[in-house]
The RNA shown here (small-subunit ribosomal RNA) has 1492 nucleotides and comes from a metagenome.
RNA sequence: AGAGUUUGAUCCUGGCUCAGAACGAACGCUGGCGGCACGCUUAAUACAUGCAAGUCGAACGGUAAAGCCCUUUCGGGGGUGAUUAGAGUGGCGCACGGGUGAGUAACACGUGGGUGACCUACCUUGUAGUGGGGGAUAACAGUAAGAAAUUAUUGCUAAUACCGCAUUAGCAGAACAACUUUGGAAGGAGUUCUGGAAAGAUUGCCUCUUUGCAAUGCAAUCGCUACGAGAAGGGCCCGCGCCCCAUUAGCUUGUUGGUAAGGUAAAAGCUUACCAAGGCUACGAUGGGUAGCCGGUCUGAGAGGAUGAUAGGCCACACUGGAACUGAGACACGGUCCAGACUCCUACGGGAGGCAGCAGUAGGGAAUAUUGCGCAAUGGGCGAAAGCCUGACGCAGCGAUGCCGCGUGAGUGAGGAAGGCUCUCGGGUCGUAAAGCUCUGUCCUAGGGGAAAAAUUGCAUAUUAUCGAAUAGGUAAUGUGAGUGAUGGUACCCUAGAAGAAAGCACCGGCUAACUUCGUGCCAGCAGCCGCGGUAAUACGAAGGGUGCGAGCGUUGUUCGGAUUUAUUGGGCGUAAAGAGCGAGUAGGCGGAUAAUUAAGUCAGGUGUGAAAUCUCGGGGCCUAACCCCGAAACUGCGCCUGAAACUGGUAAUCUAGGAUCUCGGAGAGGAAAGGGGAAUUUCGCAUGUAGGAGUAAAAUCCGUAGAGAUGCGAAGGAACACCAGAGGCGAAGGCGCCUUUCUGGCCGAGAAUCGACGCUGAUGCGCGAAAGCGUGGGGAGCAAACAGGAUUAGAUACCCUGGUAGUCCACGCCGUAAACGAUGAGCACUAGUUUUAGGGUAGGUUACUAUUCUGAAACGCAGCUAACGCAUUAAGUGCUCCGCCUGGGGAGUACGGCCGCAAGGCUAAAACUCAAAGGAAUUGACGGGGGCCCGCACAAGCGGUGGAUCAUGUGGUUUAAUUCGAAGCUACGCGAAGAACCUUACCUGGGUUUGAAAUCCCACGAAUCCCCUAGAGAUAGGGGAGUGCCCUUCGGGGAAUGUGGAGACAGGUGCUGCAUGGCUGUCGUCAGCUCGUGUUGUGAAAUGUUGGGUUAAGUCUCGCAACGAGCGGAACCCCUAUCAUUAGUUGCCAGCAUUAAGUUGGGCACUCUAAUGAGACCGCCGGGGUUAACCCGGAGGAAGGUGGGGAUGACGUCAAGUCCUCAUGGCCCUUAUGUCCAGGGCUACACACGUGAUACAAUGGGUAGUACAGAGGGAUGCAAACUCGCGAGGGGGAGCAAAUCUCAAAAAGCUGCUCACAGUCCGGAUUGGAGUCUGCAACUCGACUCCAUGAAGUUGGAAUCGCUAGUAAUCGCGGAUCAGCAUGCCGCGGUGAAUACGUUCCCGGGCCUUGUACACACCGCCCGUCACACCAUGGGAGUUGGUUCUACCCGACGACGCUGCGCUAACCCUUCGGGGAGGCAGGCGGCCACGGUAGGAUCAGCGACUG
Repeated sequence: AGAGUUUGAUCCUGGCUCAGAACGAACGCUGGCGGCACGCUUAAUACAUGCAAGUCGAACGGUAAAGCCCUUUCGGGGGUGAUUAGAGUGGCGCACGGGUGAGUAACACGUGGGUGACCUACCUUGUAGUGGGGGAUAACAGUAAGAAAUUAUUGCUAAUACCGCAUUAGCAGAACAACUUUGGAAGGAGUUCUGGAAAGAUUGCCUCUUUGCAAUGCAAUCGCUACGAGAAGGGCCCGCGCCCCAUUAGCUUGUUGGUAAGGUAAAAGCUUACCAAGGCUACGAUGGGUAGCCGGUCUGAGAGGAUGAUAGGCCACACUGGAACUGAGACACGGUCCAGACUCCUACGGGAGGCAGCAGUAGGGAAUAUUGCGCAAUGGGCGAAAGCCUGACGCAGCGAUGCCGCGUGAGUGAGGAAGGCUCUCGGGUCGUAAAGCUCUGUCCUAGGGGAAAAAUUGCAUAUUAUCGAAUAGGUAAUGUGAGUGAUGGUACCCUAGAAGAAAGCACCGGCUAACUUCGUGCCAGCAGCCGCGGUAAUACGAAGGGUGCGAGCGUUGUUCGGAUUUAUUGGGCGUAAAGAGCGAGUAGGCGGAUAAUUAAGUCAGGUGUGAAAUCUCGGGGCCUAACCCCGAAACUGCGCCUGAAACUGGUAAUCUAGGAUCUCGGAGAGGAAAGGGGAAUUUCGCAUGUAGGAGUAAAAUCCGUAGAGAUGCGAAGGAACACCAGAGGCGAAGGCGCCUUUCUGGCCGAGAAUCGACGCUGAUGCGCGAAAGCGUGGGGAGCAAACAGGAUUAGAUACCCUGGUAGUCCACGCCGUAAACGAUGAGCACUAGUUUUAGGGUAGGUUACUAUUCUGAAACGCAGCUAACGCAUUAAGUGCUCCGCCUGGGGAGUACGGCCGCAAGGCUAAAACUCAAAGGAAUUGACGGGGGCCCGCACAAGCGGUGGAUCAUGUGGUUUAAUUCGAAGCUACGCGAAGAACCUUACCUGGGUUUGAAAUCCCACGAAUCCCCUAGAGAUAGGGGAGUGCCCUUCGGGGAAUGUGGAGACAGGUGCUGCAUGGCUGUCGUCAGCUCGUGUUGUGAAAUGUUGGGUUAAGUCUCGCAACGAGCGGAACCCCUAUCAUUAGUUGCCAGCAUUAAGUUGGGCACUCUAAUGAGACCGCCGGGGUUAACCCGGAGGAAGGUGGGGAUGACGUCAAGUCCUCAUGGCCCUUAUGUCCAGGGCUACACACGUGAUACAAUGGGUAGUACAGAGGGAUGCAAACUCGCGAGGGGGAGCAAAUCUCAAAAAGCUGCUCACAGUCCGGAUUGGAGUCUGCAACUCGACUCCAUGAAGUUGGAAUCGCUAGUAAUCGCGGAUCAGCAUGCCGCGGUGAAUACGUUCCCGGGCCUUGUACACACCGCCCGUCACACCAUGGGAGUUGGUUCUACCCGACGACGCUGCGCUAACCCUUCGGGGAGGCAGGCGGCCACGGUAGGAUCAGCGACUG
């Protein structure tokens, strides 16, 4: 620090996901030790049991028992025990410590201040005191009630308990008051008056006393009282900070203020009465939701974000609600009272209780520990102290919950062991890993030693100081000594033994480090995202190997980060989400120039605070680390003081550049109203006139003989204003277009007279706002939703036509939305230009016009910006100010709520759920019933066919034991197959065989080989006979070749996968294309080149050009053919000569021909066109003319095209069978459908007779002549020929004669019967041919469709391959030999350029809606259930307060001693108030038939 994911690829926008760190965690697998931490996040749910707050006899009365001692009248008594236990009065504490986070959005908390508005027990310190009295009451004893808890009553008694009196330096109150301070006095020296305190205890000494005790006195210590001061703690008030919702916008009556009174420690509506009507709020009141707050913690570069466990500070709470009492302090966790819920006891009358203290239990939950030890340490309470209490705390136990440390061994060891895995079978790897050998001892076990934490207080002792009359005694301080440990015989150390007891988890497709084999076969499964799995899965499961971390490792959850994805740092809004439809304007924000002043902001210095801990840095202590300690820094904040005055703000003043006013000119469809005008449509009237009109692609509905349409004249009525008209003008926008008048808004120019910053923007609110729509009333010519009819169509609720109502128009009122768009908010300033246009001004000029300036409206264009497209002085550039808006797609601009509206609807505006994308711009293709250019038997123009018939052949289907398999639009279907009777043959049935029919290796025997017999359908099995070779030899034998038998390695497979492959092939297509290097352009995909102007069959050539070159294709080179030449002359040829029946022979090689080498054609020449080009047109010459004709030759690629059955080959499968051998059958079936052909349907023909002319091939297991037999197929025969010699071999159409005369025929030949021939082991299934007989369909073929542009189509025959035989197929050959092409609109295919695209599997694409079914989430819903809360009223516990108090009453006062008074108590009344009740709302949830 980034990465993956939208696309064929690219850039951008944008979301989702990952890698990091962290955790009070949980779960899964695994688990050796130690240190330090941490451990109910859920039910503030309910709690059994034990413990968690007591202490003081030196405040007080009193004091049990056992035991011991003394005494006794033997009942007992006394002492000790005893400074006892257990109670009581009294004091102090219990308000701390400990727990929890329910409530609380608040002065609760944080920070900084205030208190001139306050309190403070214990502690420290100062001053002054501590005199003298009184009356009670617990305990105790007795009686009584009760189950108990507890209570009542009588009697006795003490105090540091309670109450008067005395005293008053301080103190408190009242009056006066210099002074001080402030915004303001309840401050204040001083004077006068009034008021108000106290308690003793312990110890020592002295005196008295016979002694002792007591008392008194003196002293010390501890107490007590009053008043100051301090320390520490608290109360109250204030500034600032402090979550979400506006789909919560208004809230408030003690409410806001005043006066008076009350009240408090204290200010205050804190409370009450009266008076006033205020107070809070868009800078968010009120309401709702959520939440303890902070120092800090986690994360982050930081700013921030999230969080508030442990440890620290504050707050709140203590079963729920309310209340006060006591006290210095509470409205009190282990106190009281009342109400409620729950639990327990009960004798049913009544009582008791509160673990959110420590353990522990139940429950809840994914989940969180022991009913442990000790007060030794630290701290707290009480005490003079010893000491007691202390679940605070110190320790231990449990838990890998976290952090940190250590270990599970170290060295050596290659036959690289065995074994596993893999393999190309050679090897590789686990792997120095193991074993083996040599060591060590952390940890472990056993034994031994053994800390620190302990020092105080007190005690003993010593010294000093101080109080004191004192050497007594006390107090304070400093030494020394003994003594005290829960942890724990723990840490640590030593000795011995022993490698022994100690490694797992996750991952291995990319992100992301790490790969193979097997299994599985869209199954099982994985998955954080993208995505894997459909028979070769590095993604599933397992194994081997590897990678990462390591006593842990993964998963899940949560937070921050990455995410600049809420953007202060640090984003955007033309098209990606995003500028409000527009305006004037309120609050607010921002704001021109000059000098002055102030000091709020700002800046500087100082100072106070910012607790400790944490973090950071430097040291130190535990063996190290974690951890702990010390110091420093920091805590970015707030307060105060002093200073500065540039900038912002404030104040007062001045100015004119912004703005406004004024004067003079100017343009304009700017707005409103009134009046006027003509053209046109329609309707009506009259007239002329006759058969149509109208409408459409074509029609029909429609109008018209009842007189239309057309024409003329006239009338009515409504709406809109041709030309001018434009890149034009005006307006804020919507919008505005005939003319005139009236009223009226804005703008521009010139001048520089006036004001003097008066400005810009603008939340809320207000106004305007196209069309459609709504309401009321008019109006209604044309047009025209709805509707009707006619067409079109499969349908046509549409497009087209004929009609036609709302509406369109006017007045008034609503609605308030539009792609209300420049998809671009307003204002100001700055930043190259060119051109056009509208309105003014200035200067020049006669006009035209030129120059310049201001204001608008347009086109291009630089810098700059932008993802690109593009924008570019009218910015989307560079800056400033203000407003609005955006934050993935869908759900949804929807639901609910609210506001507006008559309604339609508008404004505001979510969530559940769901996806990994949605999107912008540009690129390359593909596509288009887009465009341009061009080509092709593509169409057209022609000729001949197919589709109809019969047959042949192939295919589908069906059938079958099998009808083997493959091929499937063009590009399968006379295709693989250039030839299935057996064989072929792969299929079926049956019969055999298992190292095999064929290959390699080993062993044994026999040479090999040949012949015969038997069984059998044959394979095969059995038997017999002939026959012995070659090489070496030590003569025993061995070897080669071959055969038989045997064992196993192995063979074999036309079994599967052509979607695992090679090779070969088809097709687009013989179409003209397909690419590369370098350069250049672009962020990039890519582009350029290859586009453009011409031209070509051609990316062929040329010109131009940021391109220059090159490659594969095209062309050429190659073969055949057309002309000629040269060479050669047999088997070929014959002009002339001779000869013959015949080029038969002599002769010749001129010609034809043969076959080798050459020539020739190149737009070379001429004319014209064209850019003086390429090239095209025409002509000449030439055998041939514009690639002469034909062939071979097939670019990059496409179709997962075809072929595993040509061959080769990976993987899988079979191995007495899916191999192999044999016989027979099948591939030849047959209702039917299709393709390709043959033959025909006839007279351009059939038959018959005669007769002529080819080319190219084949031939030895062959072609076969002459001759002969047969009607014929053919038989006999065998000359000749390995072939320019012989032969197949007759060419046929053609030509000439005769016949047939339009018929199912003298056409046609299928089918069938009979008889034969040939091949072959064999023609039954199932060959070909011949003869005789038979003589079917068919009379030119529907829709549709195929081939062909010249020696072509058509037509005619000939040959060859395969082959024993079998050809209508295939491959070749020649003979005869046409028609037509205007042309490129259309169909098909293709090429180039361009355009649109939401397609890229690429239009056979993509994609929308209804319906059916299942499931999920959510809205509505008659209602119903519950929570929270408000208002009104009722009830009114406890309690404090107020009034009363006739009943009761120790202290003080008076008294005549009877009593009275003061004060108090019970009781009563009143207002307040919790719980509760009634009624009505509000709000939030659950359920709900049905429904969106």
Source information
The RNAcentral record of the sequence draws on SILVA. The coordinates come from a structure-prediction model, not an experiment, and the mean pLDDT is 83. Its Rfam family is "Bacterial small subunit ribosomal RNA".